[in-house]
Record summary:
A computed fold for an 81-nucleotide RNA from a Nitrospinota bacterium, annotated as c-di-GMP-I riboswitch aptamer.

């Protein structure tokens, strides 16, 4: 370096829900909260889901959202029990 991850230790993150706030919305941010997480750190590249719009419609396209849906890419803590 790779690989591995424990009823270990030091720390970390934070679902639902509630409050505030921003957004047409999906949802974002802050506070509380704690279901979980060894990448639940970062990244919309592929797939997927969701929202708004366009088209008479099938559905397609456009613009967004989600990284805690699955892959890919980049980076990283503790340890080898």
């Nucleotide at each position: 370096u790779c690989c591995c991850g424990a009823u270990a230790a030091a720390g970390g993150c934070a679902a639902a829900c509630c409050c505030g706030u921003c957004g047409u919305g999906a949802g974002g941010c802050g506070g509380g909260g704690g279901c979980g997480c060894a990448a639940a750190g970062c990244u919309a590249c592929g797939g997927g889901u969701c929202a708004g719009g366009u088209c008479a419609g099938c559905g397609a396209c456009c613009u967004g959202a989600c990284a805690g849906c699955c892959g890919g890419g980049c980076u990283g803590c503790c340890g080898g029990a």
Taxonomically the source falls in Nitrospinota (Bacteria, Pseudomonadati).
The prediction has a mean pLDDT of 88.
The sequence was found by an Rfam model in a public genome assembly.